A computed fold for a 152-nucleotide RNA from a Clostridia bacterium, annotated as c-di-AMP riboswitch aptamer (ydaO/yuaA leader). Its mean pLDDT, the model's own confidence on a scale to 100, is 78. Lineage of the source: Bacteria > Bacillati > Bacillota > Clostridia.
[in-house]
RNA sequence: UUUACGCGAACGCUGAAUCCUUUAUUGUAAAGGAACGGAGGAACCAUUUCCUGGGGUGAAUCUCAUAAACAGCUUGGCUGUUGUUUAUGAGUAGGGUUAACUUUCAACCCGAACCCGUCAGCUAACUUCGUAAGCGUGGAAAGUACUGAUAG
Repeated sequence: UUUACGCGAACGCUGAAUCCUUUAUUGUAAAGGAACGGAGGAACCAUUUCCUGGGGUGAAUCUCAUAAACAGCUUGGCUGUUGUUUAUGAGUAGGGUUAACUUUCAACCCGAACCCGUCAGCUAACUUCGUAAGCGUGGAAAGUACUGAUAG
């Protein structure tokens, strides 16, 4: 000097998931408040829906192909075909980042998972729940705004 890894702090990103107070008490717990987010819940309006289930959080829907399992019909025959579920791959509605903000271009990503339990449209009052988890970007242009330094 360069590269990689680990730990800590600061800063930043996805997300509602942050801040404060009190009481115990020495590493954390309990209770409460603010703020943010979600659910249930009249009239009016809407729906003719459930029945074949249906619904919620979330950007996370949908399409095709291949393989496996199961079921229906079919065949001389797991032979052919349809559907459901799972896995893989390619796309996709939609979503995010590129360090003031907005827009455009470009680049890089995500496109999951979980929950309720036969039940919920909207919905004032009201009732009720959550405040996790996981990460590390720093390209360009135009416009707008703020701040700092220097000089007058």
Rfam family: c-di-AMP riboswitch aptamer (ydaO/yuaA leader). From the family's description: This family represents a conserved RNA structure found upstream of the ydaO and yuaA genes in Bacillus subtilis and related genes in other bacteria.